RNA sequence: GCCUCUGUAGCUUAGCAGGUAGAGCGUGCGGCUGUUAACCGCAAGGUCACCAGUUCGAGUCUGGUCAGAGGCG
Numbered sequence: 001g002c003c004u005c006u007g008u009a010g011c012u013u014a015g016c017a018g019g020u021a022g023a024g025c026g027u028g029c030g031g032c033u034g035u036u037a038a039c040c041g042c043a044a045g046g047u048c049a050c051c052a053g054u055u056c057g058a059g060u061c062u063g064g065u066c067a068g069a070g071g072c073g
Base pairs, nucleotide, nucleotide: 001072002071003070004069005068006067007066010025011024012023013022019056027043028042029041030040031039049065050064051063052062053061
C1' cells in the first nucleotide's frame, strides 16, 4: 500500500427482504425471607462509531472517514 470482516444500552450481543431498536448480565426500586443470598416483579439506560447520499421512511442500501481483527505484498 491492497483485500476481507467487525463497530447497536455499562458489558456480551440479536436484529430478516428498508417500516415502533430487542435480549441476557449488570444497575436502581419493590415483593418474598428472621437477615443475606437466591428467586419473582417493575423501571431507568441507545445521536445503532462519525460525515454525507438515496428513499415517504435507513441499524439495514451507496460513498467517504475513524477504530479494531485477519489476510496479501
Transfer RNA from a Nanobdellota archaeon, 73 nucleotides, folded computationally. Its mean pLDDT, the model's own confidence on a scale to 100, is 81. Its Rfam family is "tRNA". By type it is a transfer RNA.